Predicted 3D model of a 72-nucleotide RNA (transfer RNA) from a Candidatus Microgenomates bacterium. Taxonomically the source falls in Candidatus Microgenomatota (Bacteria, Bacteria candidate phyla). Its mean pLDDT, the model's own confidence on a scale to 100, is 85. Rfam family: tRNA. Rfam classes the family as a transfer RNA.
RNA sequence: GGACCUGUAGCUCAGCGGUAGAGCGUUCGGUUCACAUCCGAAAGGUCAGAGGUUCAACACCUCUCAGGUCCA
Numbered sequence: 001g002g003a004c005c006u007g008u009a010g011c012u013c014a015g016c017g018g019u020a021g022a023g024c025g026u027u028c029g030g031u032u033c034a035c036a037u038c039c040g041a042a043a044g045g046u047c048a049g050a051g052g053u054u055c056a057a058c059a060c061c062u063c064u065c066a067g068g069u070c071c072a
Stems, first nucleotide, its partner, number of pairs: 001071007010024004018055001026042005048064005
């Protein structure tokens, strides 16, 4: 220098153009003499950034940024 992959909750990751989810974690409540386990609920997201297409974009297109793999 070139090609490709990844970027979504604190962490690990889903998400086929139509209101953004799960597990774990955190907080609160229930259960217990208490703790753990178990059960219920809640909080937590500018979906890496910008622009474009569309009635509508996390998802499609372009550029940029960050990480990774390969080639030279």

It was read from a public genome assembly.